[in-house]
RNA sequence: ACUUGAGGUAGAGGUCGCGUUUACCAUCAGUAACUGCGCGGAGGCCGAAAGCCAGUGAACCGCAGCGAAAGGGGUCGACGCCGAAAUCCAAAGGCCGAACUUUGGGUUGGGGCUGCAUCAAACAGGUGCAGAACUGUCAGCGAAAAUUUAUACCGGUUUUCGCUGGAGAGCUAUCAAAGGU
Numbered sequence: 001a002c003u004u005g006a007g008g009u010a011g012a013g014g015u016c017g018c019g020u021u022u023a024c025c026a027u028c029a030g031u032a033a034c035u036g037c038g039c040g041g042a043g044g045c046c047g048a049a050a051g052c053c054a055g056u057g058a059a060c061c062g063c064a065g066c067g068a069a070a071g072g073g074g075u076c077g078a079c080g081c082c083g084a085a086a087u088c089c090a091a092a093g094g095c096c097g098a099a100c101u102u103u104g105g106g107u108u109g110g111g112g113c114u115g116c117a118u119c120a121a122a123c124a125g126g127u128g129c130a131g132a133a134c135u136g137u138c139a140g141c142g143a144a145a146a147u148u149u150a151u152a153c154c155g156g157u158u159u160u161c162g163c164u165g166g167a168g169a170g171c172u173a174u175c176a177a178a179g180g181u
Stems, first nucleotide, its partner, number of pairs: 001181003007175005014082001017081005023075003034065005043053003085108009109135002113131007137166012
């Protein structure tokens, strides 16, 4: 000096990119709860423990009145971001269980659409599988243009287009360890 590129840093994707969240909206639902009356006649809160309520009438059921919330979603804005994140499995924590949290592993490049299955109260939304397109990126092949050369061809480089294929453990830029020549 060349080569390789462990690893670091920065960055890009977009028909709604991802997440969190204030506010608002629909849903949940004329449901639950509560109150009154009737019915009923010993249980209920509660699956369990403790406790409480109940013949001064429990549960259940009917009618009337009043009438939610959580969880799950959507929209605008704000904030944080580009494995952003989502989902599944296992383990640990969580008073048992559940929500939830942490760790490890699997799947998904991205958003939407259609069908089926599943979670869900759900015609919302999520996930999985299948399908046809779109989109970003890289690789291979082909074409065109520009450029490189004194000129032309070939070749190289860059850009654009087309086809095929891959996956985020990816891609782009940059720095660069160890190694090799």
A computed fold for a 181-nucleotide RNA, annotated as Lysine riboswitch aptamer. Its Rfam family is "Lysine riboswitch aptamer". Rfam describes the family as follows. Riboswitches are metabolite binding domains within certain messenger RNAs that serve as precision sensors for their corresponding targets. Allosteric rearrangement of mRNA structure is mediated by ligand binding, and this results in modulation of gene expression. This family includes riboswitches that sense lysine in a number of genes involved in lysine metabolism, including lysC. Its mean pLDDT, the model's own confidence on a scale to 100, is 76.